c-di-GMP-I riboswitch aptamer from a Chromatiales bacterium, 94 nucleotides, folded computationally. The source organism's lineage runs through Bacteria, Pseudomonadati, Pseudomonadota, Gammaproteobacteria and Chromatiales. The sequence was found by an Rfam model in a public genome assembly. Its mean pLDDT, the model's own confidence on a scale to 100, is 80.
RNA sequence: CUUAAUAAAAGGCAAACCUCUCCGAAAGGGAGGGACGCAAAACUUCCGGUCUUCUGUGUACCCGAGGUACAGCAAAGACAGCGGGGUUGCAAGC
Numbered sequence: 001c002u003u004a005a006u007a008a009a010a011g012g013c014a015a016a017c018c019u020c021u022c023c024g025a026a027a028g029g030g031a032g033g034g035a036c037g038c039a040a041a042a043c044u045u046c047c048g049g050u051c052u053u054c055u056g057u058g059u060a061c062c063c064g065a066g067g068u069a070c071a072g073c074a075a076a077g078a079c080a081g082c083g084g085g086g087u088u089g090c091a092a093g094c
Base pairs, nucleotide, nucleotide: 001093002092003091012038013037017033018032019031020030022029023028036081042087043086044085046084047083048082049079050078051077055074056073057072058070059069060068061067062066
C1' cells in the first nucleotide's frame, strides 16, 4: 500500500435462554452463566428503518383545581447482532 471473491484463526466477541436486593417510566442497558452465530458481531446515530412514550401535544369524557381514556401524534430515549456510510484494527498478500 492492497484485500471484489475464496481460504485460514493464535487470540477475540457472544444470540436465544437462565440468574441478579444493578440502572431505566418504557424500549433497553449492566453484571454472572450460556453459545446461535460473527472477519470487523470493534467504534461512530451521518442516512434509512425498527422499538418505546416518562414528557409534550391533540381529541373525547368527567370537571373547581385537576383527572381519566386513546391500537392519536412526536424522540430529545433505545437498537451499531436491521441495512448503508464514516473511522480504526487482526490476519493474509505485496